A computed fold for a 514-nucleotide part of an RNA from Brevibacterium sp. ZH18, annotated as small-subunit ribosomal RNA, 5' domain.
[in-house]
Context: one part of a larger RNA
Formats: sequence, structure tokens, C1' cells
RNA sequence: GGACGAACGCUGGCUGCGUGCUUAACACAUGCAAGUCGAACGCUGAAGCCGUGUGCUUGCACAUGGUGGAUGAGUGGCGAACGGGUGAGUAACACGUGAGUAACCUGCCCCCGACUUCGGGAUAAGCCCGGGAAACUGGGUCUAAUACCGGAUAUGACCAUCGCUCGCAUGAGUGGUGGUGGAAAGUUUUUUCGGUUGGGGAUGGGCUCGCGGCCUAUCAGUUAGUUGGUGAGGUAAUGGCUCACCAAGACGACGACGGGUAGCCGGCCUGAGAGGGCGACCGGCCACACUGGGACUGAGACACGGCCCAGACUCCUACGGGAGGCAGCAGUGGGGAAUAUUGCACAAUGGGGGAAACCCUGAUGCAGCGACGCAGCGUGCGGGAUGACGGCCUUCGGGUUGUAAACCGCUUUCAGCAGGGAAGAAGCCUUUAUCGGUGACGGUACCUGCAGAAGAAGUACCGGCUAACUACGUGCCAGCAGCCGCGGUAAUACGUAGGGUACGAGCGUUGUCC
Repeated sequence: GGACGAACGCUGGCUGCGUGCUUAACACAUGCAAGUCGAACGCUGAAGCCGUGUGCUUGCACAUGGUGGAUGAGUGGCGAACGGGUGAGUAACACGUGAGUAACCUGCCCCCGACUUCGGGAUAAGCCCGGGAAACUGGGUCUAAUACCGGAUAUGACCAUCGCUCGCAUGAGUGGUGGUGGAAAGUUUUUUCGGUUGGGGAUGGGCUCGCGGCCUAUCAGUUAGUUGGUGAGGUAAUGGCUCACCAAGACGACGACGGGUAGCCGGCCUGAGAGGGCGACCGGCCACACUGGGACUGAGACACGGCCCAGACUCCUACGGGAGGCAGCAGUGGGGAAUAUUGCACAAUGGGGGAAACCCUGAUGCAGCGACGCAGCGUGCGGGAUGACGGCCUUCGGGUUGUAAACCGCUUUCAGCAGGGAAGAAGCCUUUAUCGGUGACGGUACCUGCAGAAGAAGUACCGGCUAACUACGUGCCAGCAGCCGCGGUAAUACGUAGGGUACGAGCGUUGUCC
């Protein structure tokens, strides 16, 4: 000198774009953050409409039948494994980069081929009877399905066998024959939307390997599923991944093992570069979700707002038993030098469900707060000497503040007031396919007009380094200080004033890095 997720002191006009718990992965009141589908299913059946009857105040009330389909819980499907948060752990194939998978999986999506047949038994909701303070739960009985189960058929799968082609070893692909055990679901007025099976694609993942990136030898030896083999189990899949048996290996001064520290990278800061430091925001990957362990469901989890067990903590209780998990968005307490609103909207982008309308979305888009940062703009411009008054200094002549002010002329950015007023929607929805509806931000940006210099300057420093000096006060006191050092009676170094220098809505100080 540059930089910062900064903090502190003094000061503070406006706008845009960014950015904001670095500490206690401390504890959390409250609200919201994951639902959706009636075009899978059985119930429930509101408003309205159309009849009939009664009362009659002749257009209202009631009862009843039909239509209608709002709503509610439930069965079922898809989603909830994405999106969002945090960085505790992790020195590891966690990450980066480059390969391999002839050892693998992949819901929804796309392309191609074939099929979509015949049956069955339950169960929730509902109704009845209970238990419990509650959370919740037991029994009986009825019922539906794209829920569940069985049969038929079937390319493919597996086993045996006979060939062909190819390869980088284990092998891979493909054709024939025989055997084994395997599919399906309906819905809608129609078009449609679906279901099953096989092959291919795309996307996303799993696993393996080469190389690379911290400190420590005041850590020198480490290791029994340890290293390898055979066989088996397990997995989507290779493998001591697990198990039985057998062998005695495996790693290490090219640093094993141990200890400390740490999420990794694209990148960011600095530097001429080499290098050094960092990993906030944004993007990719990983790990975690009160602490520890476990599996279930599923294409995918060992699952933040799922389940089970144990523990700590908090809450409810009728003492028998139950409930909870903000490292989601706001917000509270606490810690701290220190870090924001219990805001608006799904209009846009994207996501989930749905045929769609639409619903949900604290993702996201916006707004609010903070000079926290960067950038821009303003606080006026021109003229004006008797060099006014006042202040300060003085050798008492004057000098300086100083064209500065007053005064004259001009302009009106920004702020203020008034009027107009978006793009973001070339989208989406809807209608008789003509029309019509749809913006949180926001009456915002922007445009026009009005009045008046009107509302808007500070901070640090002035001994040398280092740009900028005098007076008074103080008297080794009070104090200053980054280093050298100032202060003991004329202090350009302390305090105040005048003047000056630097930067300027900021200026200084502290901390950290280069």
C1' cells in the first nucleotide's frame, strides 16, 4: 500500500447493487416451511335447481322426492430420498483430476416390439358394544377398488446340452433343443389417460484404481479378520463385506502406527511473478440432523419436519402412562466486540400432485432493518475589496482568517409537493375462440410540472519518519506515544484556541492476511 462476512469512537443527505451469528453443532415459546389426485375406490352428502304436499301474509316458511355435487374422514396412487440448513465429525478414494466396471442399479421421461385373459377371499371408512385422564386402542358386524391373492398364456430369466462370432484375463454376445418356475387394471360420454413384459436411450447413482493437496520423530515400530487362499453366505454388484477351514503373512525411515489441526474443490485476497494466506457470499461434491444404535418402506434412505430401542433434557398427567427435537423461514433467551422482520406474494423462475382447472411451495421473487461493502450523485454556480465586523497573532506599522461573508445575478440535480404512470405477461387461464381475466414488488421505477439556495459536512493529523505552526495553560504534574522519543517555567510532541494539511458521507483506531 492492498484486502475484510469485521468490530469500536466521532459524524451522517440521497440512490442502485451486493451483503449481514466468524462466538454456544447452546436451549428453544409461537406461527408457517409437503402435499396432491373424485378421470383408482366405497361412504358422507351442503348450497343451488326441478317437482309434490301443508301453512297461507301469493311469495315466504316447513316437510318430502329427484337432480346436484361443495365438504369431511378413510382405502389406494405418486411425492415426501428433491428443494432448504449447518460444518460437528472426517487426514479418508472424503475431495480434485484422469481412467475402469466383461462386477452393477436407475421411479418418472423418450424410442421400438408384444400383450392387457379367467376368477377369488378379505379389509379400512361406516354401524354396534367397550377400555383409557389423555395419547390412543380392543371386540363384533357390513362393504369397494388401479388395494391383496390364485389360474391361463408369453418373447425374456434360471438349469442342462449342441453350435457360431468376438475379446484386454476372469469371459462377452448370439442361435437351436429339453426342463423349471413367472404378467397385467381399470377409468372417461368420446378422444384420452393408464397397466404388464422385453430391448434400447437419456438422466441420476453404486463400486474399483493411478496421481495430487496440513503439522508433528520430544510418536519407531504397527497389525489376529490382521495378509492371502479354498468354500459358503450376503449384496444391484466386486471384495474378509461376513462366516468355517487352511497358510503366515501384510504395512513401515519414499515416515507405517500414534498425537494435533481441518469439511474438499471451482475460486477469493495479495504479489511483477514465483509464491504466501483463506475456503464468508455464488456453484460442484461430501458429511450431519438432540446424543448413540438399528432396521422397515421404497426405483432411490438406513431417511432434518418417518419408525423402533437406549440416554440426557423439556413438557402434560387422574401417577397407570404419554408428548417433543428450528444446523428450514421469521422470532426468543443465552454466549459475545458483533450480525436483521414473528413482513408480502405465488405475478415471474423452478419443484410436487393432477387429464386439466387448480392446490401446495419461508425454494424463489420482492419488500423491511444496518454507511457492513462497492459504485454513483448532492450539500450550489458566476460576480463581488472600504480587503467590512468579529476571532487570532503582532515588532503595534500591520498581518491573517479572506472572495471567504454581506450584496448582485443565475440554476434547481437529489430531497419535498402535485399530475401521469410502466416493462417484467410475445406468457398463462377462459369464452360462442369475437371478447374477457391475470403483477407481490407498486401508485414503485420513469416522465411532466411547482416553489425556493432553499433541507444536507465531518473526521483525523500538523517534532522526524510524513503533507501541515503560532499563542495561551501546564511545569517529569496532567498527559502523549507506531518507532525514535516529548513533558523538570518561553513545549511547533501534553490540553485549549486561531491557522493549516489530508481524506470526505465518511474519517480514524483495533484485529487478521499478503